[in-house]
RNA sequence: AGAGUUUGAUCCUGGCUCAGAACGAACGCUGGCGGCAGGCCUAACACAUGCAAGUCGAACGGACUCUUCGGAGUUAGUGGCGCACGGGUGCGUAACGCGUGGGAAUGUGCCCUUGGGUGCGGAACAACAGUUGGAAACGGCUGCUAAUACCGCAUAAUGACUCCGGUCCAAAGAUUUAUCGCCUAGGGAUUAGCCCGCGUCUGAUUAGUUAGUUGGUGAGGUAAUGGCUCACCAUGGCGACGAUCAGUAGCUGGUCUGAGAGGAUGAUCAGCCACACUGGAACUGAGACACGGUCCAGACUCCUACGGGAGGCAGCAGUGGGGAAUAUUGGACAAUGGGGGAAACCCUGAUCCAGCCAUGCCGCGUGAGUGAAGAAGGCCCUAGGGUUGUAAAGCUCUUUCAACGGUGAAGAUGAUGACGGUAGCCGUAGAAGAAGCCCCGGCUAACUCCGUGCCAGCAGCCGCGGUAAUACGGAGGGGGCAAGCGUUGUUCGGAAUUACUGGGCGUAAAGAGCAUGUAGGCGGCGUUAUCAGUUAGAGGUGAAAGGCCUGGGCUCAACCCAGGAACUGCCUUUAAUACUGUAAUGCUUGAGACCGGAAGAGGUAAGCGGAAUUCCCAGUGUAGAGGUGAAAUUCGUAGAUAUUGGGAAGAACACCAGUUGCGAAGGCGGCUUACUGGUCCGGAUCUGACGCUGAGAUGCGAAAGCGUGGGGAGCGAACAGGAUUAGAUACCCUGGUAGUCCACGCCGUAAACGAUGUGUGCUAGACGUCGGGAGUCUUAGGCUCUCGGUGUCGCAGCUAACGCGUUAAGCACACCGCCUGGGGAGUACGGCCGCAAGGCUAAAACUCAAAGGAAUUGACGGGGGCCCGCACAAGCGGUGGAGCAUGUGGUUUAAUUCGAAGCAACGCGCAGAACCUUACCAGCUCUUGACAUCCCGGUCGCGGUCGCCAGAAAUGGCUUCCUUCAGUUCGGCUGGACCAGUGACAGGUGCUGCAUGGCUGUCGUCAGCUCGUGUCGUGAGAUGUUGGGUUAAGUCCCGCAACGAGCGCAACCCUCGUCCUUAGUUGCCAGCAGGUUAAGCUGGGCACUCUAAGGAGACUGCCGAUGAUAAGUCGGAGGAAGGUGGGGAUGACGUCAAGUCCUCAUGGCCCUUAUGGGCUGGGCUACACACGUGCUACAAUGGCGGCGACAACGGGCAGCGACCCCGCGAGGGUGAGCUAAUCCCCAAACGUCGUCUCAGUUCGGAUUGUUCUCUGCAACUCGAGAGCAUGAAGGCGGAAUCGCUAGUAAUCGCGGAUCAGCAUGCCGCGGUGAAUACGUUCCCGGGCCUUGUACACACCGCCCGUCACACCAUGGGAGUUGGCUUUACCCGAAUGCGGUGCGCUAACCUUUUAGGAGGCAGCCGACCACGGUAAGGUCAGCGACUGGGGUGAAGUCGUAACAAGGUAACC
Repeated sequence: AGAGUUUGAUCCUGGCUCAGAACGAACGCUGGCGGCAGGCCUAACACAUGCAAGUCGAACGGACUCUUCGGAGUUAGUGGCGCACGGGUGCGUAACGCGUGGGAAUGUGCCCUUGGGUGCGGAACAACAGUUGGAAACGGCUGCUAAUACCGCAUAAUGACUCCGGUCCAAAGAUUUAUCGCCUAGGGAUUAGCCCGCGUCUGAUUAGUUAGUUGGUGAGGUAAUGGCUCACCAUGGCGACGAUCAGUAGCUGGUCUGAGAGGAUGAUCAGCCACACUGGAACUGAGACACGGUCCAGACUCCUACGGGAGGCAGCAGUGGGGAAUAUUGGACAAUGGGGGAAACCCUGAUCCAGCCAUGCCGCGUGAGUGAAGAAGGCCCUAGGGUUGUAAAGCUCUUUCAACGGUGAAGAUGAUGACGGUAGCCGUAGAAGAAGCCCCGGCUAACUCCGUGCCAGCAGCCGCGGUAAUACGGAGGGGGCAAGCGUUGUUCGGAAUUACUGGGCGUAAAGAGCAUGUAGGCGGCGUUAUCAGUUAGAGGUGAAAGGCCUGGGCUCAACCCAGGAACUGCCUUUAAUACUGUAAUGCUUGAGACCGGAAGAGGUAAGCGGAAUUCCCAGUGUAGAGGUGAAAUUCGUAGAUAUUGGGAAGAACACCAGUUGCGAAGGCGGCUUACUGGUCCGGAUCUGACGCUGAGAUGCGAAAGCGUGGGGAGCGAACAGGAUUAGAUACCCUGGUAGUCCACGCCGUAAACGAUGUGUGCUAGACGUCGGGAGUCUUAGGCUCUCGGUGUCGCAGCUAACGCGUUAAGCACACCGCCUGGGGAGUACGGCCGCAAGGCUAAAACUCAAAGGAAUUGACGGGGGCCCGCACAAGCGGUGGAGCAUGUGGUUUAAUUCGAAGCAACGCGCAGAACCUUACCAGCUCUUGACAUCCCGGUCGCGGUCGCCAGAAAUGGCUUCCUUCAGUUCGGCUGGACCAGUGACAGGUGCUGCAUGGCUGUCGUCAGCUCGUGUCGUGAGAUGUUGGGUUAAGUCCCGCAACGAGCGCAACCCUCGUCCUUAGUUGCCAGCAGGUUAAGCUGGGCACUCUAAGGAGACUGCCGAUGAUAAGUCGGAGGAAGGUGGGGAUGACGUCAAGUCCUCAUGGCCCUUAUGGGCUGGGCUACACACGUGCUACAAUGGCGGCGACAACGGGCAGCGACCCCGCGAGGGUGAGCUAAUCCCCAAACGUCGUCUCAGUUCGGAUUGUUCUCUGCAACUCGAGAGCAUGAAGGCGGAAUCGCUAGUAAUCGCGGAUCAGCAUGCCGCGGUGAAUACGUUCCCGGGCCUUGUACACACCGCCCGUCACACCAUGGGAGUUGGCUUUACCCGAAUGCGGUGCGCUAACCUUUUAGGAGGCAGCCGACCACGGUAAGGUCAGCGACUGGGGUGAAGUCGUAACAAGGUAACC
């Protein structure tokens, strides 16, 4: 310090997630030792048991015990002090509670200090005794008694009060004779109470609150101020700087995190507060409204004799319960501290220790050295090896820790040690007793094998798993940490993701629709004063601990100790006076006023005008009009439409008209008048900062809508009809109501947009335009300057980019509004507004890992432009109809083997299924196998051949004859062959073409596809390759931030077309000769044809026109051929997970007496049907018969096969010649003559019968052919659809491969030989440029809503349950207060059988806790039913959006 994740890729925005640190933790696995810490975060839930506050006999009387009689001791009670400390908890509390700093009107036991005093009396009550009640707890009555208990008197100030005369107030003694006490007063210290400034969580969907409330006067009360309380008077107080209300919460020092600022937190330790079963109350006391005190009420628990009583662990242990979860019913007062005591001493679950727990931090150990045969085993393997790994073993050592034995502290100033026989030290033995956990796809460090097969599972995010998983599980190996390691939870960080430090708002979330203006914030130029802010110095405070620094102590560390700095704060004070503030006084530039001009659809009201539309009346006039893509509804013979004249009505104002003008925005458009707002320019007369912004507030605010009343021509939601359509509640058409218009009143929203708040200043320009002004000139005007508006382009700068750019989105300042992932949702609830519609304000649960902006490359568009192609058009011939052939689907079957599936499967693999092929089916049969290699044993072969038996054959058994391998060291020794055996293995047309290679199809022979360097861009990328021409072509030329290059195009290659040269047999024959008449047959010759080798030839080369002077194009000449001359071969980067595992090769998986091998028979040839491709036809451009011509490519020895003979024919017999320019296979259409005469025919040939031929082991399933007979459909083919642009289509035959045989298929060959192309609007495909895009699996894309189903959270909901709270009323315990007190009454007084003062009980009153009644408010739970929302696998219906999304979209 960053990283992953939105995309095909990019930049940005933005969320989610991770790496770090921490914890009072918990859980999983594991666990050696020690030190130091920590240990109910939940039920302030309930508690058994024990302990946690007593002590004093030197205050007192009594009782008891012991006694050496001197006394000593124990103690219930009275009395004193303590129990208000210490210890626990965090319920309540948003508060002067806490923190910090101040303040005045106070108290203070014990302690310190100072002054003074301590005299004389009195009356009781416990204990005790007697009696008595009760189960108990606990009492009642009578009687006795002491005190440092209680009371009176005296004394009385430097004390208190005071009307200033005066009045009032105390004490206690004990004894060991030295002290301890007691009273009063002053001071101190400590501590406590009170007041104030500042700080201290969230919510405005809590906006008003308050009656003792705020203040005053008086009184009461308190230790003390004070509405603290009361009476009276006044009506104040608080609040947008957030009162009140609601929710949550003890506060702080600190702790965690962070660079810091901050954020989170408030365990342990320390300070303060609050509480003690819940609520209320006071008493005592120096101090409490009291944790282990009292009274009352309530709930709960316990005891009970049912009458009544007892209790309060949020003290230490401990129990139950709750919970993911938190310890022993331990030891000691030895230390520190506390209470009492004169002291000894007693008490002390405070405390000090021990126990339990890896809960945390820190330290140590589990050994060290050596050791390569790199052992064994494991794992992997390309089979070589690698790795585990110096790791182990082995050898040599050591003994920390633990164990055992011994010794043995400090903590204790004189005694006293729980810890503890502990820490430490010494010794002994032995490597001995001591390693796990998580991870290994990326982030993130660490990789392989096996298993599994979208299963099981993993997962923090992205995401893995559907047969080759580094992601699941196991293993080996590796990485990390280590007595721990992981997981979960929480906090901070990363997150600049709430932005003070330190963010944004044109399009990503975000500028309010606009203005006026209140509070507030901010504010021009001087002078003077002040010193509030500000700055500096000084002082006080900022507890200790903690953190930091420096030292020190435990062997180190953790831990502990000491010192220092710091504690960024608050207060007081001194000083400074620039800036801000405040006060005063000036100024004119900001702002405003005044004067003179100017433009304008600025506003309101009234009036006026013409064109058009519709309607009405009248005329002319006749059959249609209207409307549409086409129609229909509709109107019209009752006279429409059209046209002419007249009239009526309402609404809107053509041209002018312009990125012109005005207005704050919405908005404003005929003309005139009246009233009226704002703006601009010029002048420089006045005021003198009067300014800017603006939370709330107020006003204005399109359209639609609402209310009341008018108006209503046109248009026109709803509605009706007609069309369209699968449907059409739409788009189109015909009608048409609200509405649109006016007046008044509401509504208050819009994509109210420049998606850009207002104001001010500054920062290059250029070109328009509107309104003023100035100057100048050659004056219908031009030019220059200037102020104000409105536009286009553009520098710097800014921006993610697009873009903005003096009209900023630049540079700054001031103020306001708004944003913080998407969805849920601008929704629910609440509140406010509204007549309503609805508006404003505005969440959460839940859910996703994205949603989004700009730009890029593609792809696509029922977007555009340009161009091409038998793409259309123009033509010719077909297919689709018939019969047959062939392939496919389907069906059937034991099997009908398998593959191919739009174009680009379907006469395709198959260049040829009777057996074979053959992969399929049935049956029979073999098991190291039909085939390969190795091992072992045997034989020396093998092989060929006659024949027999079983069998369907394979196979098995028997048998005749022929033949007798090579080398040799002469050994079955070697090679070779065969047989038998064993196991490794063979074998598989079994699966996966979505694991692959190779090959192929297709876009497409389309003109494209890229690279290097440079340049541009943050980047993906762009440029080049775009543009202007041109071409068949990214072909070429020109231009250009590009310059070059590669793969493609073209050319080079083959073939055909012309010529030449060479060569001349098997080819040819012009001339010469021979020779038959039949022939290049022969001599001869190669001239010609031809053959087959090499050359020539064509290049827009020449001329003209055109073009830009280019590239090129058009025309012409010459030429066999002219603009790539025709044809072929040649197929760029890539696309389709295209095809093929059944050509071959191959990974993985599967079968192994079978999914392998062999054989016989069957099947691939089936047949209601559908489709593709063909053949033959439907006839006269023809059929049939006769006669007569002309090719080329090829093939041939298990072959082609002539001639001749036979057969009607297929064919048969014979067999010349030919291993081929020599011989053979070998032509038809055509021509000509004749016949048929338009018909199911002399067309057509299917089908069937029958007789044959050929091939073959064999033609039944299932071959081809021939003869005779039979003679079906079919008369040119619906929708639709195919091929072809010249030697082409059409038509005619021929050859070849495969092949025993089988061709309408395929591959080739030649013969005859057309028609048409105006043209590119349209269909299809393609190329380039451009545009839009929400697509990128790329339009066969994406995607919306209802409905149906499942689940989830949520709103409403008759109600119902509970919490909190308010108001009114009722009841009113205990306590204190007030009153009364005729009952009772020791101390004092008196005039004493008594009375008084005082007191007590009792009673009354006000206040009041709990409780009750009624009515509200608020929050939460449940709730039949119901609303929408979210999520879910392939459900239904449509197709709304994204392209002009097929009606542009949206508000």
Molecule: small-subunit ribosomal RNA
Organism: uncultured prokaryote